[in-house]
Context: one part of a larger RNA
Order: sequence, then C1' cells, then structure tokens
RNA sequence: GGCGCACGGUGGAUGCCUUGGCACUAGAAGCUGAUGAAGGACGUUACUAACGACGAUAUGCUUUGGGUAGCUGUAAGUAAGCGUUGAUCCAGAGAUUUCCGAAUGGGGGAACCCAGCACAAGUUAUGUUGUGUUAUCGACAUGUGAAUACAUAGCAUGUCCGAAGGCAGACGCGGAGAACUGAAACAUCUUAGUACCCGCAGGAAGAGAAAGAAAACUCGAUUCCCUGAGUAGCGGCGAGCGAAACGGGAAGAGCCCAAACCAAUGAGCUUGCUCAUUGGGGUUGUAGGACACUCUACACGGAGUUACAAAAGAAUUGAUUAGACGAAUCGUACUGGAAAGUCGAACCAGAGAAGGUAAGAGUCCUGUAGUCGAAAGUCAAUUCUCUCCUGAGUGGAUCCUGAGUACGACGGAGCACGUGAAAUUCCGUCGGAAUCCGGGAGGACCAUCUCCCAAGGCUAAAUACUCUCUAGUGACCGAUAGUGAACCAGUACCGUGAGGGAAAGGUGAAAAGUACCCCGGAAGGGGAGUGAAAGAGAACUUGAAACCGUGUGCUU
Repeated sequence: GGCGCACGGUGGAUGCCUUGGCACUAGAAGCUGAUGAAGGACGUUACUAACGACGAUAUGCUUUGGGUAGCUGUAAGUAAGCGUUGAUCCAGAGAUUUCCGAAUGGGGGAACCCAGCACAAGUUAUGUUGUGUUAUCGACAUGUGAAUACAUAGCAUGUCCGAAGGCAGACGCGGAGAACUGAAACAUCUUAGUACCCGCAGGAAGAGAAAGAAAACUCGAUUCCCUGAGUAGCGGCGAGCGAAACGGGAAGAGCCCAAACCAAUGAGCUUGCUCAUUGGGGUUGUAGGACACUCUACACGGAGUUACAAAAGAAUUGAUUAGACGAAUCGUACUGGAAAGUCGAACCAGAGAAGGUAAGAGUCCUGUAGUCGAAAGUCAAUUCUCUCCUGAGUGGAUCCUGAGUACGACGGAGCACGUGAAAUUCCGUCGGAAUCCGGGAGGACCAUCUCCCAAGGCUAAAUACUCUCUAGUGACCGAUAGUGAACCAGUACCGUGAGGGAAAGGUGAAAAGUACCCCGGAAGGGGAGUGAAAGAGAACUUGAAACCGUGUGCUU
C1' cells in the first nucleotide's frame, strides 16, 4: 500500500409525520370609491425589534346580544392591573380613523412644503394654533357680459350620494391585431381573428319575440347541451378548415314606441294653414290600425315593482351573521414510562364522521345524529295596505304602417363557403326605389308556389367564470413533492430599471431544556441529575451512500 472485519466521524438519503398546498362538489356572494377607496407610509403596549391588531379616543371607545371564569395578541418573563356589579372572548350596529394615494386649495423628488377665506383660541400687538372650506369636467339654475346695436361666446356664483380611481392575472361585448409554426421549402392558405394592446361593462354579458326555418296535413323568440357529423361543403381540392336544419333535452314570457287621427299649449307668418311640445290613440301579415257605425263598461274582474307604468309601508315565515342541549365503561387483571392495546365483564346507538388525550378510545375531552336559539343587521318568500287597467264586432271610400333607407355597380370584410354559379350579412365610394293592386326571402337569375313584413326599442330563465365565504370530498402531493412561498416569501438576494427570485419543517408525552462537581481562556467534554430513551441535549426523529479515520486479521 491492497483486501477484509470491527468501531467511529462526516453527511442528510430513506422510512414515518403534517401545520401547507392541489383538484373538485354543494350552497352563498359577485363589486368598491369624493361620506375619500384599493394599496401603503408613520405611529400606538410598562419593558417592544418583527408579525398580527388598532389610529393622536391608537394592543383600543360606545352600545345591543351571546358566553362563563379567568384575562392583559403571536410570546416566554418580570412588573402593574382587570374580572361573578360578569372581564378576556364571539357576533350585530355605531364612534374615532394621523399622512400619502383618483388625491381634489397651490406645489412636489408619494407619505413632504406653502397658502387664501370664515369662525374660534391665544397675544399689548405681530407671529402662532384649532375647526371648516377652497381642484377639474358634466348637468341644471341664476347673475353678469366682449369684438358688435340686439344678441352670442365668455366669466362668476349656487345645487348635485353626477364623473374620475381600484380590481378577479377569471368569465362578456366591441375596436385594433402579429409572428414563430404547419404546408416536410414557400407566396394563396394555416397558426388565428389566437397572443398582445385599448375601450366599455355586468353578476353574468351577448342574443331575442321572424321581412325566420322549411317544403309537410309543417314549425313558431333567443340561449345552452346531445345528435345530425368529421356529414354537406370549402380548400395551391394541398396542408387543412368545417356547418345548418330536422330530431331529443334544459329553460321558458312576452312587450313598448314612431306614424295616421284627436285635443291642449306655444311659435311663425302668406290669416288659415304650417311647425314644435305635451297628452290621448295605436303597434300588425289570415294584414293591422286610423276613420265611420253597433254592442259592452266605470270596476265584477285582471295585473304588478327583472322587460311590459311606478313608490312606499306593515305583518308573518324562512335563511344568514354569535350560540345551546346532546346517549353510553369499568377492572389494585396483563404488558408497558404511559393503555385508548390484550384479557374479563358491561352499556349507548336517530350518535361506530372526525380530531385530541403519554401506543389502535362508539361509551375520557372536543364533537357527531337529532333538537333548539337572535336584542340588532342583511336577504328572500307570502299576505295586507298600496299602485295600474274597458273589451269586442261590422264596413272597406280615404289616410298611416320606420328613405338617402332597401337595392344596384365598383372596392373590401364576414358568413364552414379562399369570387366562385355565390345567395344571405356588414362597411366605403357613386347612383338610388316601391307604399298594400305594396315589399322581402326560399343559395346566381326568371316563373309558379310557399313563408314572412326590413330600414325603432326593451326583455327574466336555462349558459360562462371564481378574487371570495360556508360545509365537504379525493385510487391528489407529502418538504428536490405539493403553490414561488408548510418556516415572518414575493421575503433575503440580484438588477439603473422593467424585472428576476431562493434556501429553509420534525427534542420530548411533558422542558421535566442537565441543579451541583471536575478539565479547559472559551468552545467542548467527563461525572451527577431529568427522562421510557440523552446513542432524544436544542448543530436535537430515523440517520443510507459518497468521503475521512482508529483498531485488528491476511497479504505485498
């Protein structure tokens, strides 16, 4: 030196555990802000650095309920106190709420500086201090008022629970809009109307009561799911893209204007017409309405606060925001440090979910099944008060029924549909109808036939999502996993900045966390003691391997 064996060190794998995550289910909720938000800065405790809580009334104040013996947060300790005259704690409602921040009196390098006005305190007076107020835009009202005579613009003042800003990295609608990629290259095409950006919302949004779908004895707003169907089609007919109706379900709800006509008021002038506003009327395709006539009728009845008109109140019930009651086991038997294990003998069960307790506990504790409970706030339902409301027919002369609209040409876009035979829909430019004997559609176009009535508007539910709350579930993870984050993590740290972004869990049942002695300057160790165990001693569960040693056997 090598190969073994034994015993150690180092190291932190593995096993076990879980405070944390992940994915879902059911229900709730889905906004907030000038009455100053979200988010922060700085402070507040006897001692106080941090986190949480709170705001100069600062580790808290008032009040109404719950609750019961302890309490002064995490968080030990000392001090000083509080509490059965009910504290701490839990819930409802209020008060306070510095400074910054939309930040809004002016400024500003956020958490700072400096003002005006009114009132007040104080001063001999000035300085000073306190409270309130003073941004902009919009709407409305009033006053004032240029160039410029009337006027208008402008300006000023007042009122407004008007706007602004935040967010949930989700869902929606709209505007704008890529490329890598695929086509085994690439240009039409695809990726994809995706990502990104912007605007606007709502608890959902959007769509929506047929100028529809269709082709049968038809259906009857919209939305969503299944199917139709990877079909019909589109496509350098390449890559690829890709419907719709029918059928079956979920849910279901329909309405209001414009116009004709009538009336009132006002304006204009051409003096009997026109216009404007308001009220009535009226709302559809089997055409309907106005108009004329006939019947009915002043409330029997119907409807109602999500559309269809709209406001408020009361009562009751339910839910929710604290809670309450809640069955039943013992053994000086065994093992053990410890019994909930084993043995023996019992009991409850509308409760044998779960967690804890010194190891596996239905009967020890918290609970569980079941039952009960709210002064106050919120939500929902029902009833009552309340609020609103004529309904039909006949006639077919006249009038009305959404115009720079429909549609066409050209250029584009969107429709599954790439210009194609290309309908239907939308946009730009230029043209530009008809008026119920009317008009549109049925995939060029024409005829027949059928269906429907555009150019105004509103509309719940079924659908999408989850920052969040409550209850629960898991052939989900178990500390290199699971969130980046189980731990004081968006922290430490890096970067000028946008931004990037960690590592890090486990003594023990209980600190019982080693009094005292010895070595040592200390660190550390040896005794002693605690403990079941200290080879559990805080560098603390288990403690693999690499790596480093000590002793010893064999061998060179």
Molecule: large-subunit ribosomal RNA, domain I
Organism: Staphylococcus piscifermentans